[in-house]
RNA sequence: UGCGUCAUAGUUUAAUGGAUUAGAAUUUCUGGUUUCGACCCAGAAGGUGAGGGUUCGACUCCUUCUGACGCAA
Numbered sequence: 001u002g003c004g005u006c007a008u009a010g011u012u013u014a015a016u017g018g019a020u021u022a023g024a025a026u027u028u029c030u031g032g033u034u035u036c037g038a039c040c041c042a043g044a045a046g047g048u049g050a051g052g053g054u055u056c057g058a059c060u061c062c063u064u065c066u067g068a069c070g071c072a073a
Stems, first nucleotide, its partner, number of pairs: 001072007010026004027045006049065005
């Protein structure tokens, strides 16, 4: 320098032939349970890397940037 892959809750991840309320586990918080705590049960909070474009509609398609990894020189 060129090419490719990836980026989704605090963490690990699903959904990506465009339309389903973006789902699960864990974490945190609240309540229950318990003599207290743990476990367990119920509930809540928390997310599509950033900008732009296409579309009636974008996590998904296109493009630029940022970051990580790999290949070639």